This is a predicted structure of a 71-nucleotide RNA (transfer RNA) from Citharoides macrolepis.
[in-house]
RNA sequence: UAGGAAGUGGUGUAGAGGAAGCACUAAGAGUUUUGAUCUCUUCGGUAGGGGUUCAAGUCCUCUUUUCCUAA
Numbered sequence: 001u002a003g004g005a006a007g008u009g010g011u012g013u014a015g016a017g018g019a020a021g022c023a024c025u026a027a028g029a030g031u032u033u034u035g036a037u038c039u040c041u042u043c044g045g046u047a048g049g050g051g052u053u054c055a056a057g058u059c060c061u062c063u064u065u066u067c068c069u070a071a
Stems, first nucleotide, its partner, number of pairs: 001070007010024004018054001026042005047063005
């Protein structure tokens, strides 16, 4: 420099236009003599700007960050 991929709770990872999920973590409660385990509940998220659409994590565009390949 060119091409490609990715950006979603604290972490990892789904979601092919119509209620944003799961696991771990965190907080609280239950069980237990205590702790661990187990059970229940709760909190917390779409990289940024613009556009299309009744409706965008998803489609288009620009920017930005990271990764891969080639030179």
About this RNA:
The organism belongs to Citharoides, within Eukaryota. The prediction has a mean pLDDT of 81. It matches the Rfam family "tRNA". From the family's description: Transfer RNA (tRNA) molecules are approximately 80 nucleotides in length.